About this RNA:
A computed fold for a 72-nucleotide RNA from a Chloroflexia bacterium, annotated as transfer RNA. Model confidence (mean pLDDT): 81 of 100. RNAcentral holds the sequence, with entries from ENA. The organism belongs to Chloroflexia, within Bacteria.

[in-house]
RNA sequence: GAUGCGUUGGUCCAGUGGCAGGACGCCUGACCGUCAAUCAGGAAAUCACGAGUUCGAGUCUCGUACGCAUCG
Numbered sequence: 001g002a003u004g005c006g007u008u009g010g011u012c013c014a015g016u017g018g019c020a021g022g023a024c025g026c027c028u029g030a031c032c033g034u035c036a037a038u039c040a041g042g043a044a045a046u047c048a049c050g051a052g053u054u055c056g057a058g059u060c061u062c063g064u065a066c067g068c069a070u071c072g
Base pairs, nucleotide, nucleotide: 001071002070003069004068005067006066007065010024011023012022013021018055026042027041028040029039030038048064049063050062051061052060
């Protein structure tokens, strides 16, 4: 340098173009002498960045950045 794959809450991962979800963690409450465990509830994401297509984009297209792999 070329090609391919990846980038989604604090962490790890889902997500057929039509309400962004799960687990863990965090916060509150119940339970308990306290903690833990258990149960109930809650907060937390401009979906890497920018453009395009579309009535509608996390999803499709292009560019940029970063990471990984292969080739040179």